[in-house]
RNA sequence: GGGGUUGGUCGGGCGGCCGCGGCGUACGACGUGCAUGCGUCGGCGUCGAGGAAGGUCCGGGCUCCCCAGGGCAGGGCGGUGGGCAACACCCACCCGGAGCAAUCCGCGGGACAGUGCCACAGAGAACAGACCGCCGCCUCGCGGAUCGUCGUCGGUCGAGCUUGUCGAGACCAACGGGGACUACGAGGCGGUAAGGGUGAAACGGUGGUGCAAGAGACCACCAGCGGUCCGGGCAACCGGAUCGGCUCGGCAAACCCCGCCCGGAGCAAGGUCGAACAGCGCACGUUCGAGGGCGGCCCGCCCGAGUGCGCGGGUAGACCGCAGGAGGCCGCCGGCAACGGCGGUCGCAGAUGGAUGGUCGCCGAACGGGACGUCGCAAGACGCCCGGGAACAGAACCCGGCCUACAGACCAGCCCCUCCG
Numbered sequence: 001g002g003g004g005u006u007g008g009u010c011g012g013g014c015g016g017c018c019g020c021g022g023c024g025u026a027c028g029a030c031g032u033g034c035a036u037g038c039g040u041c042g043g044c045g046u047c048g049a050g051g052a053a054g055g056u057c058c059g060g061g062c063u064c065c066c067c068a069g070g071g072c073a074g075g076g077c078g079g080u081g082g083g084c085a086a087c088a089c090c091c092a093c094c095c096g097g098a099g100c101a102a103u104c105c106g107c108g109g110g111a112c113a114g115u116g117c118c119a120c121a122g123a124g125a126a127c128a129g130a131c132c133g134c135c136g137c138c139u140c141g142c143g144g145a146u147c148g149u150c151g152u153c154g155g156u157c158g159a160g161c162u163u164g165u166c167g168a169g170a171c172c173a174a175c176g177g178g179g180a181c182u183a184c185g186a187g188g189c190g191g192u193a194a195g196g197g198u199g200a201a202a203c204g205g206u207g208g209u210g211c212a213a214g215a216g217a218c219c220a221c222c223a224g225c226g227g228u229c230c231g232g233g234c235a236a237c238c239g240g241a242u243c244g245g246c247u248c249g250g251c252a253a254a255c256c257c258c259g260c261c262c263g264g265a266g267c268a269a270g271g272u273c274g275a276a277c278a279g280c281g282c283a284c285g286u287u288c289g290a291g292g293g294c295g296g297c298c299c300g301c302c303c304g305a306g307u308g309c310g311c312g313g314g315u316a317g318a319c320c321g322c323a324g325g326a327g328g329c330c331g332c333c334g335g336c337a338a339c340g341g342c343g344g345u346c347g348c349a350g351a352u353g354g355a356u357g358g359u360c361g362c363c364g365a366a367c368g369g370g371a372c373g374u375c376g377c378a379a380g381a382c383g384c385c386c387g388g389g390a391a392c393a394g395a396a397c398c399c400g401g402c403c404u405a406c407a408g409a410c411c412a413g414c415c416c417c418u419c420c421g
Base pairs, nucleotide, nucleotide: 001417002416003415004414005413006412007411008410009409010408012363013362014361015360016359017358018357020048021047022046023045024044025043027042028041029040030039031038032037050392054403055402057401058400059399060398061397062266063265064264065263074262075261076260077259078258079093080092081091082090083089094108095106096105097104098103109257110256114255115254116251117250118249131196132195133192134191135190136189137188138187139186140185141184143182144181146180147179149177150176151175152174154172155171156170157169160166161164204222205221206220207219208218209217223247225244226243227242228241229240230239231238232237270320271319272318273317279311280310281309282308283307284306291303292302293301294300327346328345329344330343331342332341333340334339367387368386369385370384372383373382374381375380
C1' cells in the first nucleotide's frame, strides 16, 4: 500500500419565524363558586421518539381469576460450565464442518428400545444386490495342430501251403466316421461384491497371502467402534496403553424414548369517583295549592300536579394504574468474559382521533457531471469546479432478548498478500 474479518459509536448540523403535547408557575384576562380555589385562553420556564420505537417470536415485572397432593393429555427446551429476575438470550469452552488465516457456521440428547421413511437414477437402498465383468460345470454350434481308435482304398513287408491275380498279420500314407483334448460363439445352472456403471449414500482403506475366480476368508499397517487401565480437565471432552469381534449406513424439524421446564387471561388487566333515565324510602302538596314563569326583592298576574331530599348497584363520563426503573452515565474493585459489588452523578416523552411539525436562510454526506490540476504506463486516486440536498422508520403499561428494515459516516482490534528499512 492492497484485500479480508470482527466489534463498537453515530445516523444530518446551526439559526430566525409560526405551530403542537406534557409538567411547573408568588404572572395576566375571562368564567364559576360562600370559599383557601377550580376551569379555559394567554405569558414565562422546562422537557418532548428509536437503534430498531417495528414484527409481536420468546422470557419476566405488574394486575385479576384459579390453586391440598399426585398423575394423564398438551406445549416448549436439549453438548459442558457459567451469567441473569427469567429465557428459545448472553459469555467462555468442547465437538463437527468451511477457510491459508483472522474468523464464521451448527435450530449439537438418543438410530444395538420399538415402528417407519430413504425421491430420481440404479441389478440392488439395509440381516442388500448378479446388469456388465471375472470364474467353474453342462449342452449346442463352428473350427483346430495333436493323440489314440474303427472302416475303406493304395503301397511295402510277410507266417502259412492248396504255389495262387492265395494270404492271417504288421507297418506306411490318404480319405471318412465317431471319440479325447482344446480356441471361439450362444444358451443354461452355479460361484464371486475385487473392477465397471447408478446415486446424496452401495455394507471399512492400502498392500499381501489365498482361491477356479474372489472375499476380513486370513495377515500387517491405518481408520472407526466397544471394553479395561493410566494421565489432564469442575465438566463436555482430550491424549496414551492394551484387548476384542474384524466393521456396525442416513433421517428423531417422522412417530417415539430419556432428562428438565410450563396454571389461565391480559393495561379494553384492575381500581376510585360518578351524571341522566328507571327502581326503592321519606317529607311536603293537588282550590287550605308544593313548585315554576314574568331580569334582583315585594305586591300583582299567569301556568299548575306533582315536587324536594335520601339510598344502593353502577351506565355515560372523569380520574388512578402511568413513567424512580432488573434506570442512564462516570470511576474503582472482582471475573478470560457475560456479569457482579461499591461509590459518585443525572432527572430523561407520556398522547387517548392519539403531540414531537411547517417554512426561510446558512452549512452540508451520499450521488451525478466536467473539456481542469497533481501523481500514475494504465485503470484509477486525490484535489478543484458545476449540480444535488439525507436511509429505515415513528412510542401507547413497563423491562430483558431475538428477528427483520436501514442511504451512509467514523473509530478500534485481528488476519493474509506485497514493498521498504